Large-subunit ribosomal RNA, domain I from a soil metagenome, 596 nucleotides, folded computationally. It matches the Rfam family "Bacterial large subunit ribosomal RNA". Gene Ontology terms of the family: structural constituent of ribosome and ribosome. RNAcentral holds the full RNA, with entries from MGnify.

[in-house]
Context: one part of a larger RNA
RNA sequence: GGCGCACGGUGGAUGCCUUGGCACCAGGAGCCGAUGAAGGACGUUGGAGCCUGCGAUAAGCCUCGGGGAGUCGGCAACCAGACUGUGAUCCGAGGAUGUCCGAAUGGGGAAACCCGGCGGCCGUAGCUGGUCGUCGCCCCUGCCUGAACGCAUAGGGCAGGGUGCGGUAACGCGGGGAAGUGAAACAUCUCAGUACCCGCAGGAAGAGAAAGCAAAAGCGAUUCCGCUAGUAGUGGUGAGCGAACGCGGAAGAGGCCAAACCUGUCACGUGUUAAAGACGGCAGGCGUUGCGUGGCGGGGGUCGUGGGACCGCCUGGCCGGGGCUGCCGGCCCGGCAGGGAGUUACAAAUCGCGUUGGUAGUGGAAGGUUCUGGAAAGUUCCGCCAUAGCGGGUGACAGCCCCGUACGCGGCACUGACGCGACUCCCUGGCGGUAUCCCAAGUAGCACGGGGCCCGAGAAAUCUCGUGUGAAUCUGGGGGGACCACCUCCUAAGCCUAAAUACUCCCUGGUGACCGAUAGUGAACUAGUACCGUGAGGGAAAGGUGAAAAGCACCCCGGUGAGGGGUCGUGAAAUAGUACCUGAACCCGUGUGCCU
Numbered sequence: 001g002g003c004g005c006a007c008g009g010u011g012g013a014u015g016c017c018u019u020g021g022c023a024c025c026a027g028g029a030g031c032c033g034a035u036g037a038a039g040g041a042c043g044u045u046g047g048a049g050c051c052u053g054c055g056a057u058a059a060g061c062c063u064c065g066g067g068g069a070g071u072c073g074g075c076a077a078c079c080a081g082a083c084u085g086u087g088a089u090c091c092g093a094g095g096a097u098g099u100c101c102g103a104a105u106g107g108g109g110a111a112a113c114c115c116g117g118c119g120g121c122c123g124u125a126g127c128u129g130g131u132c133g134u135c136g137c138c139c140c141u142g143c144c145u146g147a148a149c150g151c152a153u154a155g156g157g158c159a160g161g162g163u164g165c166g167g168u169a170a171c172g173c174g175g176g177g178a179a180g181u182g183a184a185a186c187a188u189c190u191c192a193g194u195a196c197c198c199g200c201a202g203g204a205a206g207a208g209a210a211a212g213c214a215a216a217a218g219c220g221a222u223u224c225c226g227c228u229a230g231u232a233g234u235g236g237u238g239a240g241c242g243a244a245c246g247c248g249g250a251a252g253a254g255g256c257c258a259a260a261c262c263u264g265u266c267a268c269g270u271g272u273u274a275a276a277g278a279c280g281g282c283a284g285g286c287g288u289u290g291c292g293u294g295g296c297g298g299g300g301g302u303c304g305u306g307g308g309a310c311c312g313c314c315u316g317g318c319c320g321g322g323g324c325u326g327c328c329g330g331c332c333c334g335g336c337a338g339g340g341a342g343u344u345a346c347a348a349a350u351c352g353c354g355u356u357g358g359u360a361g362u363g364g365a366a367g368g369u370u371c372u373g374g375a376a377a378g379u380u381c382c383g384c385c386a387u388a389g390c391g392g393g394u395g396a397c398a399g400c401c402c403c404g405u406a407c408g409c410g411g412c413a414c415u416g417a418c419g420c421g422a423c424u425c426c427c428u429g430g431c432g433g434u435a436u437c438c439c440a441a442g443u444a445g446c447a448c449g450g451g452g453c454c455c456g457a458g459a460a461a462u463c464u465c466g467u468g469u470g471a472a473u474c475u476g477g478g479g480g481g482a483c484c485a486c487c488u489c490c491u492a493a494g495c496c497u498a499a500a501u502a503c504u505c506c507c508u509g510g511u512g513a514c515c516g517a518u519a520g521u522g523a524a525c526u527a528g529u530a531c532c533g534u535g536a537g538g539g540a541a542a543g544g545u546g547a548a549a550a551g552c553a554c555c556c557c558g559g560u561g562a563g564g565g566g567u568c569g570u571g572a573a574a575u576a577g578u579a580c581c582u583g584a585a586c587c588c589g590u591g592u593g594c595c596u
Stems, first nucleotide, its partner, number of pairs: 001595009015581001016544002020515002022512007029504002031167002039101003042055003046079002049075003061095006070083003106115003116135007136165002139161007171202001172200005182189001186236001212219002223250005233241002254496003261299010277286001279329006304474001306439004310433005317336006338427005350422010361409003367382002371378001383400002385389001391403003445469007455481001476491005531538002551580001554566004
């Protein structure tokens, strides 16, 4: 020195474990914010720090409800001092306080700071001060003022308005909008209207009640799913892209206006002869009342077998009032009765009662023994409960020890849903007629240039944007894939609309042929921490004594160390001693056998 054996050191693999994750299911919730959010800074406990809570009333204050013996949050003990059956700590509901920054909003600013105006109160001899309130911009409404420029307008100012501003995981709609890539290169094309940026909204959004499809037969708003179908198409006819009709399902809902016409009011214009007017008839009295245009309001009206206005006829109850007067008819207004409906479109607020949920809780069955052991839940013997033998804990494996579980019960307050009532809203309809009126305009259409549709300019319709031009009102107008005819479908240029659908930052419960500390979230632990970077940003490592600290008294070495040793002691175990379960390998030793 090598090989082997034994015993160690180092190291932290492996096994076991789980407080943490991951994926999903069901239900809930789906917004918060100038009444100052989200997120922070700084404070705050008698005692340093971090986390949690809270805000100068600062691990808390008040009220109500629950609960019932200890408590003063965690790491985390200790000391001191307190509270508590006059019910604390703790749990739930409602309220109070809530520094400073932050949309941040009195002005400024290098966030958490600096400096003010006005008013009230306190204070001072006076100044300097303290405290409370208020002072941003935009928008809307009303009023005042008021240029160029006479009226006016722009502009300026004041008052009022729980108006807006900012945040938010994904889902939604809109405005912009790539490239790597594929085409085996590449330019049209593709990737893809994707990623990304911006704006806006809701609990869903968007769409939606046919100027739709279809085809000789018909359907009847929208949305979503399964087919149709990788079909018809499109396509350097390459790569690729890729419908619809129709069928089967989920869900199911339809409404309101503009206009004609009647009427009120305001403004402007026009108008004397009592002609026109004042609901009709007759009489009397009145008469700038009239007419035209425009604005605002009420009624009316809403459709494609075209509808409505208008005219005629028929048809509904009672009471009161109205018009210049009287009578009749008729009209209008209000009330009652009757009927219908409603907070989700079709108008819009709120309250009460009941039922059933949520936010604390509460009742809840049934076991002893023997043996082994440190410990019994294991074993033995004999029992019991079960609408409960899900699960967790307890010194090893517990239906009957503890918490629970099945099944019941409960509530001051706040709150969800449903029902009823209050309350609120609405109530003529039908037939016929003719043509006088109306039926959404810089619109439809057309031309040119784009976009979007399965459709890449093509024979290219339909939809849509820009520029230009520019109709008609039902004998009107649009579509049915150039275009024309016939036929057929539908009524544009106004608006609203639940459900079926998408998503999950969040709450509750549950599940797993999901992970088990190099895994599973980046993060089981001080984690978006330490650390790195000027910054945007990047971003770790790190779990386990024991059933219980019972965490080793005393002595020795040593620096009154660190660390170690001895003999006790604890413990089942100390080669479980806090560098702590197990403790592999690499690597390093001690002893010994053999070989050299």